[in-house]
The RNA shown here (small-subunit ribosomal RNA) has 1540 nucleotides and comes from a bacterium. Its mean pLDDT, the model's own confidence on a scale to 100, is 85. The sequence is in RNAcentral, with records from SILVA.
């Protein structure tokens, strides 16, 4: 700081992610040095070899080998081997235990102890018995072990001597107690020698010995210095789902026992200690300097190094000793291993190396004492796996190199594109020129080394020129494991040396190819379902770099446990309400203390680490040295605002008094009317009841109604109010008794007596419980009638706890203002309750100030936002509860409490990336409200029923090509399936193609045409005939004949064609559909943290977002309108093929014909229509009526369809991207299907009849078509048509009869003179061809159908109905469409409903937007946890047994050197017994915690499963909370309550 809930949007909140760091592991690479590190697991288990000895005391005492006079002698006062002396308690491992004075800090010892070593005094006499090794004999396999005799000491023992040392007395000093200083007297206790030298006294006397000297040991005593023991203050885990623990326990008294105090241990003696500031009791853990991390405050964390502690197979126990309950000592006990001659023994790598096992993982059985440091020793000197040093390991940190400059045909070849030009790797490479760190070679080559030792000199000591000591000076000797190491030259040659992860966002860095919800990725979001920058390769790029990634762990980011530095109305969070203890926190004042607090000063915080300055390795890492800081404890002095304590005083805080005041405040007796039910009794006679609507039910046995009376129980109308009272639950008819708070005023007393409170106590609707009343109405449960697919519900009819009461119980509710209490401070306005004051008035009242209390609006300010705002959710303080993602779960196990229901405390495994709170914008809603529209309602005529035509599912089939699918598919694409179309199916064929461009070869005997033969045709086969234009070259007999190119044909091969194969969900385009609906948006401002909003709302108006008026808006665009068309009236201009009023001529007769161009008409041009005008209403738009006018308020109709929805429809109109087929999914040909038919819908047509049917007469149209056509008239035919033929490319002529009507004849209501299906026989037309399978026509036949259920469609005027015409497709085929004109209605009160739209407004858990979200059970799968008959460990507690070693006691008749002795014994002591204590061990009951379990329980997860549809809208019965019954499930229902 990023990413991630949502359509969007702020805020909560969780998750993830970029940093740093590791004793690291794991993948893929690996060039070289420096420096460091290197079993975190089985404190499992150990082969081997190593790691603790050494010594001028002692005793003993060889060999090997050399020499040799052979006797020996060196070796040799030597190794060994024992006595002794010192060390062995130190270094060096390891982290199991330990929650402890163990550890850190900081103080105490007046409660101690210290070997070596330093200073100082004193001393070191006389004796003495014994031992080992060794010999010699004996036992045992082996370890070892027995006996005998003999021997030394610095080994044992005795005497002697002795104070300042210990003990006793008595005096003194001192001190915070125990004590302690000094001096006197008594009494006790030491000792060892050993090297080396001298000869000054001394004695033999050449020099020795006593002596002497010097060291080095001994002995006694004070001290120091080291080290160390004990106390003691602070400090540093987790758990209250561990609340009480304790009997030597706590304390005295005497006593043991320790170096030393002490329950440390014994006897007796009190009966206490500890503890919510966590005892005790479980879990984890060695601590700390430090080390990681962080701006810090913090969090983690104890590897290397450094200090400390424990521990040395597991327990237990002592001995020796200055020290030890001892890691390489000992002795018991378990458990493992080994050896054995089975009798018995042996052992303890958590040393250093190394081995098996575990394990992701962690090195050599390496050299060396050269340095440094230990151990003995006078020293040499021995020993040392300490340590110095190699080896292994990219394990970390650091440093170097893998070349450097130049060089553009911007090579080739990878990749990419594609507009074929290029872009990119990329100055990269080649190539030139240079350099040579590092690896190879070769040479030279260190510091690390100073002592010790010897000799001189100097000082000391000594008689001394001996000898010694001195950390004095010179000289001489001479020691390196590492190592030929480090470095340094010199050569060779770019030569020896780059990977690794990433590229969708975060996050730096992008294409192509494959695949195709598959494989696969993923830290979060997420990618992948045919164009995947996200999979996998491949280019390209990005980052680090002998490394890069990955996974674990730790800090951070995380203000996500908030001291610094958070919250708690609605997101997670105020206990349901008071009282109150501990605790915390306090009003004003004096003096005073000095704990806190501040300032200063010593101590003390080891070192190393950190920081900073200098230095040393070429530099860094390292490493040396100052200096600093170590934020801490502790002690002394110093101050005195403020906090704290004492203390003097006060009255604002708080209580107390007086004097009034309001109240549904709460117990308690009594009482009272309405009403409802029941009981008599009277009147009445058929129904009540009850609902949407009915039934169950009550009633002729008399209900219901209505009167009268009597009974019960429960509530308590109006008054009644956001109104009062109470701490909350909560109180409501009247009266009386008790009882308690609250406000006002006065200000008389007390004088800080307050606030808030973990634990506690008390009180607490409704249900529910337990025991008795009680019982009128309501009413779970129940039953029974409805509704419904079902109804375990809603409704209805009954109905039992219950609902009242009395006495215990529960202790919860959305128990809410979803707002903890207290104080103080910070604009008002308008109500309203209870008090007070003073004014004013007669009173009632009014306005006004204050108090307390209850609302509402609002400024500041606060809040995400809504909103809150003197009643704060403002500003501050003081306490108290709580919260720290959603689910699991308020579960589950333990505990408390309850009769019970259950309460109250309350987790975890395991899922999820969300869960959630405000608000925005849509959609929706069986939510309001306003408008609209053939939506409905009024009408009219219609489908649904019946043959038929058609189109579609469905079947069928070889094929029934194929697409459209609610409205908005279904007489649709298709304005016309006999072949063709034609896409399907069967069978034959062709293969560069039927169709288009090029290229190359080639043919001129091709092609073309004609004809055979096969054939279904398409083809294919054999003959004949034929040799292209045009332009050139050479020849030439001028006939030609050739050469060459162009075109044009054929074939052969090669690029390619071709596909109505695929994908409308990859596309363009066009088209439907809401909607001809009135709506959708910009810019600017302006409001809002954004999202958005304003504008577009609002009041009217209008077909209209049409217009006006208001308005933080003012504008402006697509839509609406208007511009086009038509059409309806008129003028102008034109006058034929149109037209005939005048004139004229003419026919049977007709503008037939002259003339005309007025009318009608034709088509251009214009004109009219704008609410202009007039009355009315209205602020205005407008609205309503009128006149005029051919038309009047858009006159009618058409064209035209705003952002935009439907991934709506079409690759099969065309077009196109990928994609698939290429002797086929291309293509030609023939037949045959798209026409099948039990059968379902959809859309027509025909009717079912008398408003009709037939038959005769007879009228009027518009619009269009016509040359491969329309065809007249005439003739033939019943008709359909034929035949012949005129006119006409058409305002001329032809199709062309219009029909319904209108006259006038029959039918006379009936399966018909209605219908006309269906067959049959004849026939026409069109076509190569009507068999499948066209259409007409003429006789014949004569079905169903008598108006059509449920439901539904269509129209509001020239409009429904109704009548008929013409056209497009077309060889033929029209009930279909597409157009025309005749004839011509009815109704509309209105907008409650139904259906669609639109605007405003709510709600909403929807936003794929109600065809949505969503809840339970059931079934299946995995998953992890609860329980469980029980098994099975682990740990610990009791209680008893039994009891090794060994310490202490007792004893000690066996033994018994030193000393005593009267000479007999005797003392010390040993062995042996016996006791206490006790380790393992046994049994019995508990606890506490694991493992494994048949079943049982529920929870979680899980694209398409079963049942419903509770909840989100009034969710269709508004929801929810708490409780209680039921019921498959969600649930439903009662009481009560809450509004979200």
């Nucleotide at each position: 700081g990023a990413g991630u809930u949502u359509g969007a949007u702020c805020c909560u909140g969780g998750c993830u992610c970029a940093g740093a760091a590791c004793u690291a592991a794991c993948g893929c690479u690996g060039g070289c040095g420096g420096u460091a590190u290197g079993c975190a697991u089985a404190a499992u288990a150990c082969a081997u070899g190593c790691a603790a000895g050494u010594c001028a005391a002692a005793g003993u005492g060889a060999a090997a080998g050399c020499c040799u006079u052979c006797g020996g002698g060196c070796a040799a006062u030597u190794a060994g081997c024992u006595u002794g002396g010192c060390g062995a308690a130190c270094g060096g491992g390891u982290g199991a235990g330990u929650a402890a004075c163990a550890c850190g800090u900081g103080a105490g010892c007046a409660a101690c102890c210290u070997g070596c070593c330093u200073u100082a005094a004193a001393g070191a006499u006389c004796g003495g018995c014994a031992u080992a090794a060794a010999c010699u004999u004996c036992g045992g396999a082996a370890a070892c072990g027995a006996a005998g005799g003999g021997u030394a000491a610095u080994u044992c023992c005795g005497g002697a001597u002795a104070a300042a040392a210990u003990c006793c007395a008595g005096a003194u000093u001192c001190g915070c107690a125990u004590g302690u200083u000094u001096c006197u007297g008594g009494a006790u206790u030491a000792a060892a020698g050993g090297u080396g030298g001298c000869c000054u006294c001394u004695a033999c006397u050449u020099g020795u010995a006593a002596g002497c000297u010097a060291c080095c040991a001994c002995u006694u005593u004070a001290a120091g210095a080291u080290g160390g023991a004990c106390u003691c203050g602070c400090g540093g885990c987790c758990u209250a789902u561990c609340a009480g623990u304790u009997u030597g326990u706590u304390g005295g008294c005497g006593g043991g026992g320790u170096a030393a105090c002490g329950g440390c241990c014994c006897a007796c003696c009190a009966a206490g200690a500890c503890u919510a500031u966590a005892a005790c009791g479980g879990g984890u853990a060695g601590c700390c300097g430090g080390c990681c991390u962080g701006a810090g405050a913090g969090g983690g964390u104890g590897u290397u190094c450094g200090g400390u502690c424990a521990c040395a197979u597991g327990g237990g126990c002592a001995c020796u000793g200055a020290g030890a309950c001892a890691c390489g000592g000992g002795c018991c006990u378990g458990a493992c291993u080994c050896c054995u001659a089975c009798g018995g023994g042996a052992g303890g790598c958590a040393g250093c190396a190394g081995u098996c096992g575990g394990g992701a993982a962690u090195u050599u059985u390496g050299c060396g004492c050269a340095a440094u440091g230990g151990g003995c020793g006078a020293a040499a000197g021995c020993c040392u796996g300490a340590c110095g040093c190699a080896g292994c390991a990219a394990u970390a940190c650091c440093g170097c190199g893998u070349g450097a400059a130049g060089g553009a045909u911007g090579a080739c070849a990878g990749c990419u594109u594609u507009a074929c030009g290029a872009g990119u790797u990329g100055u990269a490479a080649a190539c030139u020129u240079c350099u040579u760190u590092u690896a190879g070679g070769a040479a030279g080559g260190a510091a690390g080394a100073a002592a010790a030792g010897g000799a001189u000199c100097g000082g000391u000591c000594g008689a001394a020129u001996a000898g010694g000591c001195c950390g004095g000076a010179u000289c001489c000797c001479g020691u390196g494991a590492c190592g030929g190491u480090a470095c340094u030259u010199c050569u060779u040659g770019a030569a020896u040396a780059a990977g690794c992860c990433c590229u969708g966002g975060c996050u730096a860095a992008c294409u192509c190819c494959g695949u195709g919800c598959c494989a696969g990725c993923a830290g979060c979001c997420g990618c992948g379902g045919u164009a995947a920058u996200a999979c996998g390769g491949a280019g390209a790029g990005g980052g680090c770099a002998a490394g890069c990634g990955u996974u674990g762990u730790u800090c951070g980011g995380a203000a996500u446990c908030a001291c610094u530095g958070g919250g708690c109305g609605u997101a997670a969070a105020g206990c349901g309400u008071a009282c109150g203890u501990a605790g915390g926190c306090g009003g004003a004042u004096u003096g005073g203390u000095a704990a806190g607090c501040a300032a200063u000063u010593u101590g003390u915080g080891a070192a190393a680490u950190c920081u900073u300055g200098a230095g040393g390795c070429u530099u860094a890492a390292c490493c040396u040295u100052a200096a600093g800081a170590c934020u801490g404890c502790a002690a002394g002095u110093u101050g005195a605002a403020c906090u704290a304590c004492c203390u003097c005083u006060c009255u604002a805080g708080a209580g107390u008094g007086c004097a009034g005041g309001a109240g549904a405040a709460g117990a308690a007796a009594g009482c009272g009317g309405a009403a409802u039910u029941c009981a008599c009794g009277g009147u009445g006679g058929a129904a009540g009841g009850g609902u949407g609507g009915a039934a169950u039910c009550u009633g002729u046995a008399g209900a219901u109604a209505u009167c009268g009376u009597g009974a019960a129980g429960a509530a308590c109308a109006c008054c009644a109010g956001a109104g009062g009272c109470g701490a909350a639950g909560g109180c409501g008819g009247c009266u009386u008794u008790c009882u308690a708070g609250c406000c006002u005023g006065c200000u008389a007393c007390u004088g800080a007596c307050g606030c808030u409170c973990a634990g506690g106590u008390a009180c607490g609707a409704a249900a529910g419980u337990u025991a008795g009343g009680g019982g009128a109405g309501c009413a779970a449960a129940c039953a029974g009638g409805a509704u419904u697919a079902g109804a375990u519900a809603c409704c209805c009819u009954g109905g039992u706890a219950g609902u009242c009461c009395u006495a215990a119980c529960c202790g919860u509710a959305a128990a809410c203002g979803u707002u903890g209490g207290g104080u103080a401070c910070u604009a008002g306005g308008c109500g309203u309750u209870g008090g007070a004051c003073a004014a004013u008035a007669u009173u009632a009242a009014u306005a006004g100030u204050c108090c307390a209390g209850u609302g509402u609006c609002g400024u500041a300010g606060c809040u995400a936002a809504c909103g809150c705002g003197u009643u704060a959710a403002g500003u501050a303080c003081c306490c108290c509860g709580c919260c720290u993602g959603g689910g699991g779960a308020g579960u589950a196990c333990a505990g408390u409490c309850g009769c019970a229901a259950g309460a109250c405390c309350u987790a975890a495994a395991c899922u999820c990336a969300a869960a959630g709170g405000a608000a925005u914008u849509g959609a929706c809603g069986g939510g309001g409200c306003c408008c609209c529209g053939c939506a409905c309602a009024a009408g009219c005529g219609g489908u649904g029923g019946a043959g038929c035509a058609u189109g579609u599912g469905g079947u069928u089939u070889a094929a029934u090509u194929c697409g459209a699918g609610g409205c908005a598919a279904c007489g649709c694409g298709a304005a016309g399936a006999a072949c063709c179309u034609u896409a399907c199916c069967u069978g034959g064929g062709u293969u560069u193609g039927a169709c288009a461009u090029g290229u190359a070869a080639u043919c001129a005997a091709a092609a073309a045409c004609c004809u055979u033969u096969c054939g279904a045709a398409a083809g294919a086969u054999a003959g004949g005939u034929g040799u292209g234009c045009a332009a050139u070259u050479u020849c030439u007999u001028c006939g030609g004949a050739u050469u060459u190119u162009g075109c044009g044909g054929g074939u052969u091969a090669c690029a390619c064609a071709g596909g109505u194969g695929g994908u409308g969900c990859a596309u363009g385009g066009c088209u439907g559909u809401c909607g001809u609906c009135a709506g959708c948006u910009c810019g600017u401002g302006c409001c809002g943290u954004g999202a958005g909003g304003u504008g577009u709302u609002g009041g009217g108006u209008u077909a209209a977002g049409u217009c006006c008026c208001g308005c933080a808006a003012c504008g402006a665009g697509c839509g609406c309108a208007a511009c086009c068309c038509u059409u309806a009236u008129c003028a102008u201009u034109a006058g034929u093929u149109g037209c005939c009023a005048u004139c004229a001529g003419g026919u049977a007769a007709u503008g037939c014909u002259g003339a005309g161009c007025a009318c009608u008409c034709u088509a251009a041009u214009g004109a009219g229509a704008c609410u202009g005008c007039c009355c009315g209403g209205g602020u205005a738009a407008c609205c309503g009526g009128g006149a005029g006018g051919a038309a009047g308020g858009u006159g009618g109709g058409g064209a035209u369809g705003a952002c935009g929805u439907c991934a709506a429809g079409u690759c099969c109109g065309u077009a196109u991207g990928c994609u698939c087929c290429u002797u086929a999914u291309a293509u030609c040909c023939a037949g045959g299907g798209c026409u099948a038919c039990a059968c379902a819908c959809g859309u027509g047509c025909u009717a079912c009849a008398a408003u009709g049917g037939u038959c005769g007469g007879u009228a009027c149209a518009a619009a269009g078509g016509g040359c491969a056509g329309c065809u007249a008239a005439c003739c033939c035919g019943c008709g359909a048509g034929g035949g012949c033929a005129c006119g006409c490319g058409a305002a001329u002529c032809c199709c062309a009869a219009a029909a319904a009507g209108c006259c006038g004849g029959c039918c006379u209501c009936a399966g018909u003179u209605c219908g006309g299906a269906u067959u049959g026989c004849a026939g026409g037309c069109u076509g190569c061809a009507a068999c499948u399978c066209g259409c007409c026509u003429g006789c014949a036949u004569g079905a169903a159908g008598u108006c059509g259920g449920a439901a539904u469609c269509g129209c509001u005027a020239g409009u429904a109905a109704u009548c008929g015409c013409u056209g497009a497709u077309c060889a033929g085929c029209a009930g279909g469409c597409a157009g025309c004109g005749g004839u011509g209605a009815a109704u509309a009160c209105g907008u409650u409903c139904c259906c669609g739209g639109g605007g405003c407004u709510u709600g909403u858990a929807c936003a794929c937007a109600c065809c949505g979200c969503c809840c339970g059970u059931c079934a299946c799968a995995u998953c992890a946890c609860c329980u469980g008959a029980g098994u099975u460990g682990a740990u610990u507690c009791u209680a008893c047994c039994c009891g090794a070693a060994g310490c202490c006691g007792c004893u000690g008749c066996g033994c018994g050197a030193a000393u005593c002795u009267u000479a007999g014994g005797a003392u010390a002591g040993c062995a042996g017994g016996c006791g206490u204590c006790u380790a393992a061990g046994g049994u019995g009951g508990g606890a506490u915690u694991g493992g494994c379990a048949a079943g049982g329980g529920g929870g979680a997860u899980g694209a398409a499963g079963u049942c419903g549809u509770a909840a989100c809208a009034a969710g269709g019965u508004a929801g929810c909370c708490g409780u209680a019954g039921c019921g498959g499930a969600a649930g439903c229902u009662g009481c009560g309550g809450c509004u979200g």